[in-house]
């Protein structure tokens, strides 16, 4: 140095649920809490994939409700992609 692994030691994060806030929503912020996680660190323009339709389109004889499409919106704790501590072999 490079590959694997995750026993020990210091540790880290924070599901979900709840308060208090953004938002049309999916979601996210901060507190609480702790189900998991060796990458649950970054990265959403390296790439695949999943959700949400404000706006726009389309369908309706009209208004108006529904409903289909549709991301520039949004998830990294779905796969990735890329860097990494400690320590065993």
């Nucleotide at each position: 140095a490079c590959a694997a692994c995750a026993a020990a030691a210091g540790g880290g994060u924070a599901c979900a649920g709840u308060c208090a806030g953004g938002g049309a929503a999916a979601c996210u912020u901060g507190g609480u809490g702790u189900c998991a996680c060796a990458a649950a660190g970054c990265u959403a323009c390296a790439g695949g994939g999943g959700c949400u339709a404000a706006g726009g389109a389309u369908u309706u004889u009209a208004u108006g409700a529904u409903a289909u499409c549709u991301a520039u919106g949004u998830c990294a704790g779905c796969c990735a992609g890329c860097u990494a501590c400690c320590g065993u072999u």